The prediction has a mean pLDDT of 84. A computed fold for a 77-nucleotide RNA from Sulfurovum sp., annotated as c-di-GMP-I riboswitch aptamer.
């Protein structure tokens, strides 16, 4: 540096639900929970899903849907 995640340690995140606040609404934040996660870190770039509008190409939502971008822990080779 580059691949892998079998093996093993050290931590790390925390979906479903519940409770409370915010949002018209997808969702969000906070405790509490643990299905699962080697980028389940961070960025709507691009596609998908979603939601609000009569309706949209408007405004949003979701990186725990995929690709991408940049960045990172342990470990074997």
């Nucleotide at each position: 540096a580059a691949c892998u995640g079998a093996a093993a340690a050290a931590g790390c995140c925390a979906a479903a639900c519940u409770u409370a606040u915010c949002g018209u609404g997808a969702g969000a934040u906070a405790a509490g929970g643990a299905c699962g996660g080697a980028a389940a870190g961070u960025c709507a770039u691009g596609g998908g899903a979603c939601u609000u509008u009569g309706a949209a190409c408007a405004a949003g939502u979701u990186c725990g849907c995929c690709a991408g971008a940049c960045u990172g822990c342990c470990a074997a080779u």